c-di-GMP-I-GGC riboswitch aptamer from bacterium UBP3_UBA6266, 82 nucleotides, folded computationally. It was read from a public genome assembly, where an Rfam model found it.
[in-house]
RNA sequence: AUCGAAAAAGGCAAACUGCCUGAAAAGGCAGGACGCAAAACUGCGGGCCUGUUGUAAAAGAAUGGCAGCCGGGUUACCGAAA
Numbered sequence: 001a002u003c004g005a006a007a008a009a010g011g012c013a014a015a016c017u018g019c020c021u022g023a024a025a026a027g028g029c030a031g032g033a034c035g036c037a038a039a040a041c042u043g044c045g046g047g048c049c050u051g052u053u054g055u056a057a058a059a060g061a062a063u064g065g066c067a068g069c070c071g072g073g074u075u076a077c078c079g080a081a082a
Base pairs, nucleotide, nucleotide: 002082003079004078011036012035016031017030018029019028020027021026034068040074041073042072044071045070046069047066048065049064053061
């Protein structure tokens, strides 16, 4: 370094609920734990969601979102076996 233990310390926190923000997707805080060895950071590639606008209705597109969808990049706790 790879790797990831029926290990230890510590960490994060899905659904759902309450309050707040937002047109929405969604986000913040609190509660709560399904899970997570990068479930830390990053919209760079793909993907998904939103939909000011547009349209007869759509599609496409603006904008925004998702890092707990998959890759890429950056950084990091612990240390059995291999």